[in-house]
């Protein structure tokens, strides 16, 4: 330094103002937020290669719902599987340029499930959970 493995640690932000109403952090108007890995013409540092950083809506992943299995039992509950039928969001225009859905400018759009005096990305709950992944120590080998 590289590969593999055990263990451990870490791993999500956001309703402020106004209106209607019996009731809304759920509706309407304005505002607010953006997990993880990859990609990159920007930015920063080197200047020889390079290094770091940079996308909610480009490519994937995650939890969740569903589904399947087992047990109890038949409304259903608990445990397991983890993509298995299925669901699982969303971007355009102009500019620059050889090249941009990534840069610049502008205008848009999206956000699981259950709950709730009223429909939730932002409140409450499963969740003191799980997890994409990130890091550290140790071990083995060259």
């Nucleotide at each position: 330094c590289g590969c593999c493995g055990u263990u451990c640690u870490c791993a999500g932000g956001g309703c402020g103002g106004a209106g209607u109403g019996a009731a809304a952090g759920u509706c309407u108007c304005c505002a607010c937020c953006g997990g993880c890995g990859g990609u990159a013409a920007g930015c920063a540092g080197a200047u020889g290669a390079c290094u770091g950083u940079a996308a909610g809506c480009c490519c994937g992943c995650g939890a969740g719902c569903g589904c399947c299995c087992u047990u109890c039992a038949u409304c259903g509950a608990a445990g397991g599987g983890g993509u298995c039928a299925g669901c699982a969001g969303a971007u355009c225009a102009g500019g620059u340029g050889c090249g941009a859905u990534u840069c610049c400018u502008g205008a848009g759009c999206c956000g699981a499930c259950g709950g709730u005096u009223a429909c939730a990305g932002u409140c409450c709950g499963g969740a003191u959970g799980a997890a994409a992944g990130a890091g550290a120590c140790c071990g083995u080998g060259a």
This is a predicted structure of a 142-nucleotide RNA (FMN riboswitch aptamer (RFN element)) from Jiella flava. NCBI's taxonomy places the organism under Bacteria, Pseudomonadati, Pseudomonadota, Aurantimonadaceae, Jiella.